This is a predicted structure of a 1474-nucleotide RNA (small-subunit ribosomal RNA) from an uncultured Spirochaetota bacterium. It matches the Rfam family "Bacterial small subunit ribosomal RNA". The sequence is in RNAcentral, with records from ENA and SILVA.

[in-house]
RNA sequence: GAUGAACGCUGGCGGCGUGCCUAACACAUGCAAGUCGAGCGAGAAACAAUAGAAUGAAAUUUCGAUGGAUUUCUGUUGCGGAAAGCGGCGGACGGGUGAGUAACGCGUAGGCAACCUGCCCUCUUCCCAGGGAUAGCCGCGGGAAACCGCGAUUAAUACCUGAUGAUGCAUAGCAUUCACAUGUUUGUUGUGCCAAAGAUUUAUCGGAAGGGGAUGGGCCUGCGUCUGAUUAGGUAGUUGGAGAGGUAAGAGCCCCCCAAGCCGAUGAUGGGUAGCCGGACUGAGAGGUUGAACGGCCACAUUGGGACUGAGAUACGGCCCAAACUCCUACGGGAGGCAGCAGCUAAGAAUAUUCCGCAAUGGACGAAAGCCUGACGGAGCGACGCCGCGUGGACGAAGAAGGCCGAAAGGUUGUAAAGUUCUUUUGGGGUUGAGGAAGAAGCGAGGUAGGGAAUGACCUCGUGGUGACUGUAGGCCCUGAAUAAGCAACGGCUAAUUACGUGCCAGCAGCCGCGGUAACACGUAAGUUGCGAGCGUUGUUCGGAAUUAUUGGGCGUAAAGGGUAUGUAGGCGGCUGUGCAAGCUUGGUGUGAAAUGGCGGGGCUCAACCCCGUCACUGCAUUGAGAACUGCGGAGCUAGAGUUACUGAGAGGCAGCCGGAAUUCCUGGUGUAGGGGUGAAAUCUGUUGAUAUCAGGAAGAACACCGAUGGCGAAGGCAGGCUGCUGGCAGACAACUGACGCUGAGGUACGAAGGUGCGGGGAGCGAACAGGUUUAGAUACCCUGGUAGUCCGCACAGUAAACGAUGCGCACUAGGUGUCCGGCGAAAGCUGGGUGCCGGAGCUAACGCGAUAAGUGCGCCGCCUGGGGAGUAUGCCUGCAAGGGUGAAACUCAAAGGAAUUGACGGGGGCCCGCACAAGCGGUGGAGCAUGUGGUUUAAUUCGAUGGUACGCGAGGAACCUUACCUGGGCUUGACAUAUACCUUAAAGCGGUCGAGAAGCCGUGUCGGAGCAAUCCGGGGGUAUACAGGUGCUGCAUGGCUGUCGUCAGCUCGUGCCGUGAGGUGUUGGGUUAAGUCCCGCAACGAGCGCAACCCCUACUGCCAGUUACUAACACGUGAUGGUGAGGACUCUGGCGGAACUGCCGGUGACAAACCGGAGGAAGGUGGGGAUGACGUCAAGUCAUCAUGGCCCUUAUGUCCAGGGCUACACACGUGCUACAAUGGUUGGAACAGAGCGAAGCGAGGCGGCGACGCGGAGCAAAGCGCAAAAAGACAACCGUAGUUCGGAUCGGAGUCUGAAACCCGACUCCGUGAAGUUGGAAUCGCUAGUAAUCGCGCAUCAGCAUGGCGCGGUGAAUACGUUCCCGGGCCUUGUACACACCGCCCGUCACACCAUCCGAGUAGAGGGUACUCGAAGCCGGUAGCAUAACCGCAAGGAGUGCGCCGUCGAAGGUACGCUUUGUGAGGGGGGUG
Repeated sequence: GAUGAACGCUGGCGGCGUGCCUAACACAUGCAAGUCGAGCGAGAAACAAUAGAAUGAAAUUUCGAUGGAUUUCUGUUGCGGAAAGCGGCGGACGGGUGAGUAACGCGUAGGCAACCUGCCCUCUUCCCAGGGAUAGCCGCGGGAAACCGCGAUUAAUACCUGAUGAUGCAUAGCAUUCACAUGUUUGUUGUGCCAAAGAUUUAUCGGAAGGGGAUGGGCCUGCGUCUGAUUAGGUAGUUGGAGAGGUAAGAGCCCCCCAAGCCGAUGAUGGGUAGCCGGACUGAGAGGUUGAACGGCCACAUUGGGACUGAGAUACGGCCCAAACUCCUACGGGAGGCAGCAGCUAAGAAUAUUCCGCAAUGGACGAAAGCCUGACGGAGCGACGCCGCGUGGACGAAGAAGGCCGAAAGGUUGUAAAGUUCUUUUGGGGUUGAGGAAGAAGCGAGGUAGGGAAUGACCUCGUGGUGACUGUAGGCCCUGAAUAAGCAACGGCUAAUUACGUGCCAGCAGCCGCGGUAACACGUAAGUUGCGAGCGUUGUUCGGAAUUAUUGGGCGUAAAGGGUAUGUAGGCGGCUGUGCAAGCUUGGUGUGAAAUGGCGGGGCUCAACCCCGUCACUGCAUUGAGAACUGCGGAGCUAGAGUUACUGAGAGGCAGCCGGAAUUCCUGGUGUAGGGGUGAAAUCUGUUGAUAUCAGGAAGAACACCGAUGGCGAAGGCAGGCUGCUGGCAGACAACUGACGCUGAGGUACGAAGGUGCGGGGAGCGAACAGGUUUAGAUACCCUGGUAGUCCGCACAGUAAACGAUGCGCACUAGGUGUCCGGCGAAAGCUGGGUGCCGGAGCUAACGCGAUAAGUGCGCCGCCUGGGGAGUAUGCCUGCAAGGGUGAAACUCAAAGGAAUUGACGGGGGCCCGCACAAGCGGUGGAGCAUGUGGUUUAAUUCGAUGGUACGCGAGGAACCUUACCUGGGCUUGACAUAUACCUUAAAGCGGUCGAGAAGCCGUGUCGGAGCAAUCCGGGGGUAUACAGGUGCUGCAUGGCUGUCGUCAGCUCGUGCCGUGAGGUGUUGGGUUAAGUCCCGCAACGAGCGCAACCCCUACUGCCAGUUACUAACACGUGAUGGUGAGGACUCUGGCGGAACUGCCGGUGACAAACCGGAGGAAGGUGGGGAUGACGUCAAGUCAUCAUGGCCCUUAUGUCCAGGGCUACACACGUGCUACAAUGGUUGGAACAGAGCGAAGCGAGGCGGCGACGCGGAGCAAAGCGCAAAAAGACAACCGUAGUUCGGAUCGGAGUCUGAAACCCGACUCCGUGAAGUUGGAAUCGCUAGUAAUCGCGCAUCAGCAUGGCGCGGUGAAUACGUUCCCGGGCCUUGUACACACCGCCCGUCACACCAUCCGAGUAGAGGGUACUCGAAGCCGGUAGCAUAACCGCAAGGAGUGCGCCGUCGAAGGUACGCUUUGUGAGGGGGGUG
């Protein structure tokens, strides 16, 4: 795009089309084929007349009746002509369906010298004379019925006999024409044979025979016409011949006989599927798909078989038989066939009215009128499709209301609506009203063409009936915007976005994929986009898909080259003449039906639709012409190919013979304790003498060195030497053959290792097996043994990563450099054939290939078409077996795969770094305690942090407070903020009372500013409303801040260049560095963030300045002291400078960068320390610092208060402190710091207390006073290795201090107590110098409370060979199936669930086949049982016919057998998914 569609939502009108795709399932009912009385007999009803019978109205009436209408019945006659019948024509057309059919069925082009043809046209001739029946009807009979039988009677255009009979047919000749395969035309001779029907009544129709035509058919042929080879052989009337039969006609169509053929790899036979075509859909085309509707052909009519009639049938609405089914039945028998039109049932996702009419068109019959016609014309139903129209138009901004969004401003829906005005298609009402109808046929009149007549045909005029649709199309009038819009989508592909709800739920989804609390993807709303009486979805088909590739693909690595050769069929094929004309090119002719299609016109208002013209129908056939190319025939050639002679190289093959080294075994000698084996061992071997060594012998297998990047071979493959036989190859130069060639489906041969059979052989090695070892295990790797096998002969097998993963042949297309074998040359070198490397163009997705192509071409073969299932199942072939060859499907996935890129990773490689290891020192892990965490407990033990990168962390300090937790008691505009309105008033404060307190109540107290005042401003309180408040949730919505890799040296950019691209280059390389630090090189050149430096502290020094610091000189003074004057020298303080830069020297290095050493210097190669943390990683941490989106709570998840808890305690872990002691402890006196802090503070001297501390208070807002004693150390003394004079936990008692308050739950002091612990398992941490270790001091927090944290100084080491290893990191490189990136990926078993599939004892069906059996109907043949009108015969009888009987054939049925296929099946097998 299309659709005979279906489904969902929706639905105004009209036109034109179209409508059981499924069960060729079964059908109630009605209709769908009749007609002709001008073929025939007979003749109902009705009507009329008449006769009879019955009835008895009106009227009259004496009520008795008269009367006789009407009606009914019967008979007769007339008219009439129904139903039925005989006869004719038609029921073989029209209509339906697509089951069957893979076929001369269909299409196309031809043929019939092998045929038929009713009705129609034309031509010729004829229609004479007779006869006998029969249906109907009538009678009788049988039967439930359907129907049948018998008898009698009757007609024909029914039937029969005879005559006539041709130029007819048949046959035999003769002549002739045409054609040529048998024939044909015409003429003629002989013989034989065959006709007929009348009707009506005057004009026709009809009949018979024959010729021709037209039409319709029959048969035959070329070509075309689906699928699979897991269908490879098929065939006995089969193939052919001669003869007879048969047919309209050829023919094995049928039969007898004879021959043995015929078909098939160019696909026979069998299987599956299917009606074929014009056309339709799609496509640029070539193609692909399709065969509804319309048209042509075929086939079928419940299933199967059969004939009859007929011009035509093997007959949809005929017959016979068989079968199934349905119906009727009196059970004896009968009836039926919608795949005609409607309709019903069923099936199904699904497909219509039991309509009207013969008015038109067409058909049957008829002379005609006419009749029949579910063909057809119409209407109805269905948006099923196509086409057209409408649902209004114009104006209309307050941009209304409402909705939605937004913090608001505002935006949007939107000129949309409302409103004003206009129109009236459509709708409704009314009215009018074509056309299809031909003024048909017929009748009457006239005319036309032909020499004329008749008939016919045609024309003109007159007359002349007919409409189902339908009062339809259309016109006019009235009415009134009035009656008329939906569907899908909005993450990308793909036009169109926001909000809310939901929370991996519900759901969406064509693919990718959405949804786990901010969903543009689900649902809804609003808006938007698309289409519009439709819109979506589903199914199918073509396209895109060059994704089966003819046009127009591929095969080194993605799927794909056969293991190799030889060669059959086939395909393809060198040069030059020549002939032919099959292919080819070009013209003519025929055909290619119509419709459809293109173009141009025309008709319905347009269009769809319809009509006309033209083109096209790419094809086939036929007939001319041409001869370049292909082909074919014939003639030549030598460039392809080959042959012979010469030369050469080689592990080419086969057979035989020979050789040495090694190994093992055997014998003997020497000799003694081990040997062997491994990472280390053990099994094993050895004192019965091994290993080692010497000599001798035996056996089998393999051939060191040469040896190669080498040679040969088709491949597999081939290696000691010699001999024989033998294949191939190369070179050079001659001669010869003359296209003999290339490829190669099948076929055949060869074909490593392993394997198999038989027979040998067996040294070494060595599957299986045994033992040892390793290991968690070790059915392995390693070791000790060892059987098949490995070897030989014969035979099988036939596969390999049989690889160059590269089929064979030929030709062409830059070079360079090795090597092997030839030839030429003095050499350089040239040349031919092989074999390697590099490389250009070109090719390639890239990698790469590149004269040995994967380049450019030609020829031929093989093979591929997503992954898995699976090289599996099954079938077949093959094999002794193992196995091999060929080789699927269901199901399942949205990938599988190639090459390259960047990372990451590796029990890969190279280089390098780091307290990373090593070398050292000291710890932790054991003890007690402190502290944090887990766990447990609890009313609560608030919360967070959780490998490294949580755990003395947030917390720099939980008794209350803090505090977020728990229990209980209160408050509700609130503890806190802002605003408005109203009311009130100064607020505070003080006292009392109740209460655990918060709070409540009572009392007291009343003084803001301005203004004369009213009042205003500001404050407090109350009420009300907005709102406050939340340490509630989400660190995975966030900002900010932080940790970590890591102070690691990296991370990037611009431009250029390279690459299809990802990307690379730069940034790699050579050196060097702490460093991407620097130098050199380089398709790169530069730059940025990092590194370094700039900043701070510290180390040296100059200058300046100097009090509270300092004190050399001078002076004063003290018991003593810079105490004082003074000084600016020193120390010191603090400000500005200097100094260090590989600057200098030597060496190394590349003349570089730099490194090594040295000098000088306080300091030397970043002097030491700090601050400083690139791009990024970990969804790292924090919503509880703060901020913040969203969500949640709102008399509570907010807020106030008291008490409790965060301090719990069987345990476990982290971080610390104190120790275990003598390098120590205790005691005593006497020394030496730095950095800090201090006013609600530090607090001296003094006094009291054993002490914590108290009393008291000088001084000090600090270089001033105080904290403040530094401690270790040194000196002296004691202790003497002891659970101690170590260690201090724990507990008892007594106190001190802070604070409302030390019970839960503070620190300190004193007295007493005196636990564990004697150096710590596995494991593990820190540190490279003023460092570790050790010693004390200070500060923050803080009322009080550090063993923690942050600082400060004192004393002050050891070690680093080195980079193999552990951990982490950097650069280069390599592999990768990883990319959430090795904590990755991923394999198989097992368990469970589901799915499809294979095998399967079987079992159940279907299909066709063969053989046999049965044998209906019926045709054909036979027969003489029965019957018998026409003819013959005087008759008897005959001929003929019918029935019967018999036979051949013969459907369904039955039996048997094997085959194909389907369902099902205990159980078994593997596979897929989870």